[in-house]
RNA sequence: GGUCUUAUCGUCUAGAGGCCUAGGACUCAUGAUUCUCAAUCAUGCAACCCGGGUUCGAAUCCCGGUAAGACCG
Numbered sequence: 001g002g003u004c005u006u007a008u009c010g011u012c013u014a015g016a017g018g019c020c021u022a023g024g025a026c027u028c029a030u031g032a033u034u035c036u037c038a039a040u041c042a043u044g045c046a047a048c049c050c051g052g053g054u055u056c057g058a059a060u061c062c063c064g065g066u067a068a069g070a071c072c073g
Base pairs, nucleotide, nucleotide: 001072002071003070004069005068006067007066010026011025012024013023018056028044029043030042031041032040049065050064051063052062053061
């Protein structure tokens, strides 16, 4: 340099154009339980890498960028 893949809560992840105000697990916060802690239960906080395009409608499709990875040279 070329080709391809990936990017979603603090972490891991679901999502295949409308059922998404984006769900779940762990973490964290508060409360209940307990003499206290742990465990358990309830509630809550928290995310679509960036910029365009297509579409009535985009986390999802297309283009460019950025970052990470694989292969080739």
Notes: The RNA shown here (transfer RNA) has 73 nucleotides and comes from a Minisyncoccota bacterium. It matches the Rfam family "tRNA". Its family is annotated with triplet codon-amino acid adaptor activity in the Gene Ontology. It is annotated as a transfer RNA. The prediction has a mean pLDDT of 83. The organism belongs to Minisyncoccota, within Bacteria.